Predicted 3D model of a 71-nucleotide RNA (transfer RNA) from a bacterium. The prediction has a mean pLDDT of 81. Rfam family: tRNA. Rfam links the family to the GO term triplet codon-amino acid adaptor activity.
RNA sequence: CGGGCCGUCGUAUAACGGUAGUAUUCGCGCUUUGGGAGCGCGCGGCCCGGGUUCAAUUCCCGGCGGCCCGA
Repeated sequence: CGGGCCGUCGUAUAACGGUAGUAUUCGCGCUUUGGGAGCGCGCGGCCCGGGUUCAAUUCCCGGCGGCCCGA
């Protein structure tokens, strides 16, 4: 320099263009003599900008970041 894949709560991972879930972590409660485990409730997220659309996490373009391949 060229090409490909990926970017979602702290972490991991889903989501036909139509309500952003799940597990774990964390907080509170139940349970226990106490802790752990278990159960219930709660907090927390779509990398950034633009475009298409009635509607974008999803499609398109650009940027940024990560990984891989080639030179």